[in-house]
Context: one part of a larger RNA
RNA sequence: CUCGGGAGAAGGAACUCGGCAAAUUGACACCGUAACUUCGGAAGAAGGUGUGCCCCUAGUAGGUGAAGGCGUACAGCCGGAGCCCAAUGGGGUCGCAGAGAAUCGGUGGCUGCGACUGUUUAUUAAAAACACAGCACUCUGCCAACACGAAAGUGGAUGUAUAGGGUGUGACGCCUGCCCGGUGCUGGAAGGUUAAGUGAUGGGGUGCAAGCUCCUGAUCGAAGCCCCAGUAAACGGCGGCCGUAACUAUAACGGUCCUAAGGUAGCGAAAUUCCUUGUCGGGUAAGUUCCGACCUGCACGAAUGGCGUAACGCUGGCCACACUGUCUCCUCCCGAGACUCA
Numbered sequence: 001c002u003c004g005g006g007a008g009a010a011g012g013a014a015c016u017c018g019g020c021a022a023a024u025u026g027a028c029a030c031c032g033u034a035a036c037u038u039c040g041g042a043a044g045a046a047g048g049u050g051u052g053c054c055c056c057u058a059g060u061a062g063g064u065g066a067a068g069g070c071g072u073a074c075a076g077c078c079g080g081a082g083c084c085c086a087a088u089g090g091g092g093u094c095g096c097a098g099a100g101a102a103u104c105g106g107u108g109g110c111u112g113c114g115a116c117u118g119u120u121u122a123u124u125a126a127a128a129a130c131a132c133a134g135c136a137c138u139c140u141g142c143c144a145a146c147a148c149g150a151a152a153g154u155g156g157a158u159g160u161a162u163a164g165g166g167u168g169u170g171a172c173g174c175c176u177g178c179c180c181g182g183u184g185c186u187g188g189a190a191g192g193u194u195a196a197g198u199g200a201u202g203g204g205g206u207g208c209a210a211g212c213u214c215c216u217g218a219u220c221g222a223a224g225c226c227c228c229a230g231u232a233a234a235c236g237g238c239g240g241c242c243g244u245a246a247c248u249a250u251a252a253c254g255g256u257c258c259u260a261a262g263g264u265a266g267c268g269a270a271a272u273u274c275c276u277u278g279u280c281g282g283g284u285a286a287g288u289u290c291c292g293a294c295c296u297g298c299a300c301g302a303a304u305g306g307c308g309u310a311a312c313g314c315u316g317g318c319c320a321c322a323c324u325g326u327c328u329c330c331u332c333c334c335g336a337g338a339c340u341c342a
Stems, first nucleotide, its partner, number of pairs: 001337008010328002014326001019323001027051005036041001038171001052093005062084003068078003094098001106321007113313002118130002134169007146155003172308004177238003182235002184231005191226003197220001202215005239257005266300001267297001278294005
């Protein structure tokens, strides 16, 4: 020096990206326990008190229940021996220390995300990712849809729309606005376009001719596409400029252009805010983080879900109490290595 363990004056997070690590707490009984809440919880909330041994209470209360007896006789009732053995209260006693060792929660507050228990990158990621119950749309009438398979066949299912498949969302509460122009899907006995096929007409070659053969291509001719509608919890989308109120500022109001329609409720410097350490308030002596507001949303926004939310989380951010060698600032002890010698 490395690793493992122990102790530490005064201070107590000043360490550090960050209390990482360590320390604190810890058992049982009793007292006591807030906001909030889906009334279940939160909760072991928090915060306190007690704890050894001896004597008495007391072999008491209580538990178990033999012999024996009654009996309608494998029932039931009586009976109480023997065995086990408190709590509580009172008195005493020893040590620095009585849950004497070991096992054995640190706690509280604000907030983001995800409801939850679960699942995951075997070997750098356990999460806010996946799943989830619930919700919605859509397909499927049974030889179902769908999937595997040249096929036979099988799964779906020895099921039958309260079933099965696909997709999205993701408990619960309050909700889920406007746009069908584009793309998709669904519907539409008309019309347009359109292939093979059909083959009117006209023509070429050859032949005496019948014919054979080549070309032309009128007409009829499906789905699809065009067209007409519907449909957004289908893919998706959800404006600009100018003026205006008796201080100023702002603009309820007006004008104009464009669009399929111009973002509603709610939320908002946010896991989203560039400018930005926005501004104000709180917390600190001092706060690019945090919490509460404001709204000028570069570039939130409603099942690609919006906003809340008790409980939960080896989840992210911030604060406080307790506690400590994390630190000021290091020191000592024990053990194992390394190192030197044999």
Model confidence (mean pLDDT): 89 of 100. This is a predicted structure of a 342-nucleotide part of an RNA (large-subunit ribosomal RNA, domain IV) from a Betaproteobacteria bacterium. Rfam family: Bacterial large subunit ribosomal RNA.